[in-house]
C1' cells in the first nucleotide's frame, strides 16, 4: 500500500422572509374555551411492510375436554417474542468472520416420476465361481451342461443395506481380525461430549407430507371504547323456534303476574360438556346523521455516571419532558457554504506525447429512502453519499 | 388507520393430497362459399407476478418483496 470481514455512528449546514400545527403567558371584545401579540416546540432510522410479541381498551371471569395454529439444540436475557446474548452441533471460508425451520425417519401411514434386475419383508441385468451334489464325454485327476453359491466389480439413478486394510475362500461376504463409524449399558454431563463395558451390527431419503414428542397460544381491534348533541319511518321482507300445567294474585271479561316442566336464541371466533343470560333470535332490503369532546400521549421514556455479569441486560443516583394533527400541520423562497454530475477556461513538469502530476475559476443541474396517526420491543424490505473503530489475509520497507 | 382475499396463454378460468400446464374464446393457415358469417380440420400459444428456501424435483409447500381488488363509524 492493497483486499476483505465486523461493529457503532451520521444522513445537507446557517442567516433572513412569508406561512402551518400545538401550548404558556398578556390583551381586547359582539365572553364564544373567539379574536390579535410574544415566547416555546414541532417526523424517522427505518415513521413502511402490517410479519411476530406485548399494554390498553370492549366482548362475562377468559372455565373444562376435543378440533386446530404456532415454536422446536442447551443455557441465560426479557412484560412478552417466532426476539436478543453466551455456549454446542453442521456448512462455507486461508482467515477475521458468515449461514442453517438444529426435536424424533430403530411408534405407524404415505409418497419416491423417467431409469434400472431391484425404491424397500429387499433384489440378481450384466458379471464372479465350479469345492460339493447330479448328468454327458474323457479317463493325465480334465471339459461342457445343469442344480447351484456370491454380492467384491460394472452399469441404471437424487438416492442401491457401513468405510479402509489384512487374513480367509472355489468365488466371495462382519465369514474373523484391526483402526474408524453405529446401536445398547453403565458413569460423569446443560447441549455438546467424556470415559468404561458389550453387541458384527439395527439399517435408503421425505417430517416447509400425514404424524408422534415437548411446550404455548380464547377472539376482536383506538374505525377499541366512553361521553354530548342533530336528524329519521322504532318502516317492508326471510329463516328458526313449543309451549304446557298449577295459582286462596289483578281484573267484569279479554289478558296480565307468580312458580314449576320443557324448549329455543346468545355471550362462546369448530363441536361437546359446564355456568351465566334473555324470553323470541337473527339475516337481507332501507331510513337519518357523518358535528364535537375524552381517549391522545409522562412512557417496560430519553441522557450521563457508579455498581453486578463474558454479554444480552439487570440496578442506583443525578437530570431532562420531547410532534399530537384529523379535507390531517411539521413547508415555500432568497443568500452563503458543503458534497457529487456535467460543460468551458487557466497552471505546473520533461524524455515533448493520442503523455503525466496537482489544485482552482465561472456556469447549469441535483442533494439518497422516506411522512407520524393509540403506545411501546423486536424482524423484515428500502436507502446517494460520508465518518470513526475493532479485526484478517496478501505484498513492500526497516 | 385496522383486517381480508387475488395474481396461470391476447382475454375469462381450471389445475394446488408435490412427478414436468390445460379448457372455452380469441388469433394464424387450410377446407367450404360466388364472397363474408357460420361451420369443419389443423397448428402456435405460458421466466404459472418476482426473488430465495426445503426436496431427487415446486404452478403447487414455506418465507420475503411488488402489483391489484374488497370490507369497516354512529342513532333509532
Nucleotide at each position: 500500500g492493497g483486499a476483505g470481514u465486523c461493529g457503532g455512528c451520521c444522513g445537507g449546514g446557517c442567516a433572513g422572509c412569508c406561512g402551518c400545527u400545538g401550548u404558556c403567558a398578556u390583551g381586547c371584545c359582539g365572553c364564544g374555551u373567539g379574536c390579535a401579540u410574544u415566547g416555546c416546540a414541532g417526523a424517522g432510522g427505518a415513521a413502511a411492510g402490517u410479519c411476530c410479541g406485548g399494554g390498553c381498551u370492549c366482548c362475562g371471569c377468559a372455565g373444562g375436554g376435543c378440533a386446530g395454529g404456532g415454536u422446536g439444540c442447551c443455557a441465560g436475557g426479557u412484560a412478552a417474542c417466532g426476539c436478543c446474548u453466551g455456549g454446542g452441533g453442521g456448512a462455507c471460508g486461508c482467515g477475521a468472520g458468515u449461514c442453517c425451520a438444529c426435536g424424533g425417519a430403530a411408534a405407524g401411514u404415505g409418497c419416491c416420476a423417467c431409469a434400472g434386475a431391484a425404491a424397500a419383508c429387499a433384489u440378481a441385468c450384466c458379471g464372479c465361481c465350479a469345492a460339493a451334489c447330479c448328468c454327458g464325454c474323457a479317463u493325465g485327476u480334465g471339459c461342457g451342461g445343469g442344480c447351484g453359491g456370491c454380492a467384491a466389480g460394472g452399469g441404471u439413478g437424487a438416492a442401491a443395506a457401513g468405510g479402509u486394510g489384512c487374513g480367509g475362500u472355489a468365488a466371495g461376504a462382519g465369514c474373523g481380525c484391526a483402526c474408524c463409524g453405529c446401536g445398547c449399558c453403565g458413569g460423569c454431563c446443560a447441549a455438546c461430549g467424556c470415559c468404561g463395558g458389550u453387541g458384527g451390527c439395527a439399517g435408503g431419503g421425505u417430517a416447509a407430507a400425514c404424524c408422534c414428542c415437548a411446550c404455548u397460544c380464547g377472539g376482536a381491534g383506538c374505525a377499541a371504547g366512553a361521553c354530548c348533541a342533530a336528524a329519521u319511518a322504532g318502516g317492508g321482507g326471510g329463516a328458526c323456534a313449543a309451549g304446557c300445567c298449577g295459582u286462596u294474585c289483578c281484573g267484569a271479561a279479554a289478558g296480565g303476574g307468580c312458580g314449576g316442566c320443557g324448549g329455543g336464541g346468545c355471550g362462546c371466533g369448530g363441536c361437546c360438556c359446564g355456568c351465566g343470560u334473555c324470553c323470541g333470535u337473527u339475516c337481507c332490503c332501507g331510513g337519518g346523521u357523518a358535528g364535537g369532546u375524552c381517549g391522545c400521549u409522562c412512557g417496560a421514556g430519553g441522557u450521563g455516571u457508579g455498581c453486578g455479569g463474558c454479554g444480552a441486560c439487570g440496578u442506583a443516583c443525578a437530570u431532562c419532558c420531547c410532534a399530537g394533527a384529523u379535507g390531517a400541520a411539521u413547508g415555500g423562497c432568497u443568500g452563503c457554504c458543503g458534497c457529487g454530475g456535467c460543460g468551458c477556461c487557466c497552471g505546473g513538469g520533461c524524455a515533448g506525447g493520442u503523455c503525466c502530476c496537482a489544485a482552482g475559476g465561472c456556469g447549469c443541474c441535483g442533494c439518497a429512502c422516506a411522512g407520524a396517526a393509540c403506545c411501546c420491543g423486536g424482524c423484515u424490505u428500502a436507502c446517494a453519499g460520508g465518518c470513526c473503530g475493532g479485526c484478517u489475509c496478501c505484498c513492500c520497507g526497516c | 388507520g385496522g383486517g381480508c382475499c387475488g395474481u396461470u396463454a391476447g382475454c375469462u378460468c381450471a389445475g394446488c393430497u408435490g412427478g414436468u400446464a390445460g379448457a372455452g374464446c380469441a388469433c394464424u393457415c387450410g377446407g367450404c362459399u360466388u364472397u363474408u358469417a357460420a361451420c369443419c380440420g389443423a397448428a402456435u400459444u405460458g421466466u404459472c407476478g418476482u426473488g430465495a428456501g426445503u426436496u431427487c424435483g415446486a404452478a403447487u409447500c414455506u418465507c420475503a418483496c411488488a402489483c391489484g381488488g374488497c370490507c369497516c363509524a354512529c342513532c333509532a

Two RNAs folded together computationally: RNase P RNA and transfer RNA, 474 nucleotides in total. It holds a member of the Rfam family "Bacterial RNase P class A". The family's RNA type in Rfam is ribozyme. Rfam links the family to the GO terms tRNA processing, ribonuclease P activity and dimeric ribonuclease P complex.